[in-house]
RNA sequence: UGACCGGACCAAACGAUCGCGGGGUGUCUUUGACACCCGGAGGAAAGUCCGAACACCGCAGGACAGGACGCUCCAUAACGUGGAGUCACGGCGACGUGAAGGAAAGUGCAACAGAGAAUAGACCGCCUUAAAAUUGGCAACAAUUUUAAGGUAAGGGUGAAACGGUGCGGUAAGAGCGCACCAGUUUUCCAGGUGACUGGAAAAGCUUGGUAAACCCCGUCCGGUGCAAGACCAAAUAGGGAAAUGCUUGAGGGCUGUCCGUCCGAGUUUCCGGGUAGGUUGCAUGAGGUGCAUGGCAACAUGUAUCCCAGAUGAAUGAUCGUUGGCCCGCGGCAGGGUAACCGGCCCGGGUGACAGAAUUCGGCUUACGGGACGGUCAGACC
Numbered sequence: 001u002g003a004c005c006g007g008a009c010c011a012a013a014c015g016a017u018c019g020c021g022g023g024g025u026g027u028c029u030u031u032g033a034c035a036c037c038c039g040g041a042g043g044a045a046a047g048u049c050c051g052a053a054c055a056c057c058g059c060a061g062g063a064c065a066g067g068a069c070g071c072u073c074c075a076u077a078a079c080g081u082g083g084a085g086u087c088a089c090g091g092c093g094a095c096g097u098g099a100a101g102g103a104a105a106g107u108g109c110a111a112c113a114g115a116g117a118a119u120a121g122a123c124c125g126c127c128u129u130a131a132a133a134u135u136g137g138c139a140a141c142a143a144u145u146u147u148a149a150g151g152u153a154a155g156g157g158u159g160a161a162a163c164g165g166u167g168c169g170g171u172a173a174g175a176g177c178g179c180a181c182c183a184g185u186u187u188u189c190c191a192g193g194u195g196a197c198u199g200g201a202a203a204a205g206c207u208u209g210g211u212a213a214a215c216c217c218c219g220u221c222c223g224g225u226g227c228a229a230g231a232c233c234a235a236a237u238a239g240g241g242a243a244a245u246g247c248u249u250g251a252g253g254g255c256u257g258u259c260c261g262u263c264c265g266a267g268u269u270u271c272c273g274g275g276u277a278g279g280u281u282g283c284a285u286g287a288g289g290u291g292c293a294u295g296g297c298a299a300c301a302u303g304u305a306u307c308c309c310a311g312a313u314g315a316a317u318g319a320u321c322g323u324u325g326g327c328c329c330g331c332g333g334c335a336g337g338g339u340a341a342c343c344g345g346c347c348c349g350g351g352u353g354a355c356a357g358a359a360u361u362c363g364g365c366u367u368a369c370g371g372g373a374c375g376g377u378c379a380g381a382c383c
Base pairs, nucleotide, nucleotide: 001379002378003377004376005375006374009372010371012324013323014322015321016320017319018318020040022038023037024036025035026034027033028032042355046366047365049364050363051362052361053360054226055225056224057223061260062259063258064257066222067221068220069219070218071085072084073083074082075081086100087098088097089096090095101217102216106215107214108211109210123156124155125152126151127150128149129148130147131146132145133144134143135142136141164182165181166180167179168178169177183207184206185204186203187202188201189200190199191198192197230281231280232279233278240272241271242270243269244268245267252264253263254262255261288307289306290305291304292303293302294301295300326352327351328350329349330348332347333346334345336343337342
């Protein structure tokens, strides 16, 4: 100088005046008013994406469907979350990311090029046989060209990728056809680890692409609705009118969706018309915060001490002024460094504060964001 990681990090501070909501105390003329005291919006309060607490329904379930997760171990009330690791990929590195079970159960997909893309395949080639022609040769025969048949996948080409790689032998020419070494796969054994897995040895020529964030297979898990849940009180009207249908031979309703099954059940459904929609509660003491100790690499757990940190309901938590401070700007001023561009310090002047507002609560995840500080680590250069 640049980069990486972390959290119980901060998120302007102070003062004055006025104002708002909750709680407490006191006084008074007690439906209320006044005085004093104590607290009063975030790291994300956002998204409503997961999980729960709590409330109500069910508690008679079974099958199918549907959904989520998917390496190992641990933590947690639980989770699709967190911690620590293993493996893979990326990075010089500190580190980062991972939708990380199965492709030999099956189905599907991969443009174009290419002979052929997973039960592959012959375009250019290489080799053998036969026939014909030409040249050389006394002849045997050799070379070249064309046609037909057969063998081959080592060489070349196409492609992102071509059915192991390198070398030697072998062959008519070749090929794991054989051998040596290497890679992969399978099996067995040894060592380390709770484990995922890591390291090593041996045997077998066995050579068995990709994709499941495609369908699928396998394993584990999963009631519903939600504070507008629910509980209580008060008030009002016209407990009005019409139609259909049911009454134990069961309408309708509940059990996530469907089916089976089962439970409740005498009313239910549609239309017209009328009244009310107010208040109390739920409502904040919690899987709570903070300090210390112990255990643990850590997430976290246990013990102990201490604290009470919003509860509105058209919706409080604010407004003004002053000072300080953070950040930005300046052909400003002063001195310094530097060849210069410019750099830092002090003063002066001007401007300015990101993302953003609780509404049942909590644990996470995701998204937005100006500026600042702390701790640790990596790389480079210089002294």

Record summary
Model confidence (mean pLDDT): 77 of 100. This is a predicted structure of a 383-nucleotide RNA (Bacterial RNase P class A) from Desulfobacula sp. The source organism's lineage runs through Bacteria, Pseudomonadati, Thermodesulfobacteriota, Desulfobacteria and Desulfobacula. It matches the Rfam family "Bacterial RNase P class A". Its family is annotated with tRNA processing, ribonuclease P activity and dimeric ribonuclease P complex in the Gene Ontology. From the family's description: Ribonuclease P (RNase P) is a ubiquitous endoribonuclease, found in archaea, bacteria and eukarya as well as chloroplasts and mitochondria. It is annotated as a ribozyme. The sequence was found by an Rfam model in a public genome assembly.